[in-house]
Record summary: The RNA shown here (transfer RNA) has 72 nucleotides and comes from a Nanobdellota archaeon. Its mean pLDDT, the model's own confidence on a scale to 100, is 83. The sequence was found in a public genome assembly.
């Protein structure tokens, strides 16, 4: 230096143009003699960063950043 993959909530990941989700994790509450366990709730996100295309971008196009793997 050249290809490719990946960045999304505190972790681990889904969402492949039309309202951001689960799991775990934290808070509150139920059950319990207590606890864990189970069951109900809530919070929590500039979708790495800028710009473009569009009526609408996490998604698709360009730069740029930070991981990772590959070839010189």
């Nucleotide at each position: 230096g050249c290809c490719g993959c990946c960045g999304u909530a505190g972790c681990u990941c889904a969402g492949c143009g039309g309202u951001a989700g689960a799991g775990c994790g934290g808070c509150c509450g139920g059950c319990u003699g207590u606890u864990a366990a189970c069951c109900g709730g809530c919070a929590g996100g500039u979708c790495g960063g800028g710009g473009g295309u569009u009526c609408a971008a996490a998604u698709c196009c360009c730069c740029c950043c930070g991981g990772c793997g590959g070839c010189g």
It matches the Rfam family "tRNA".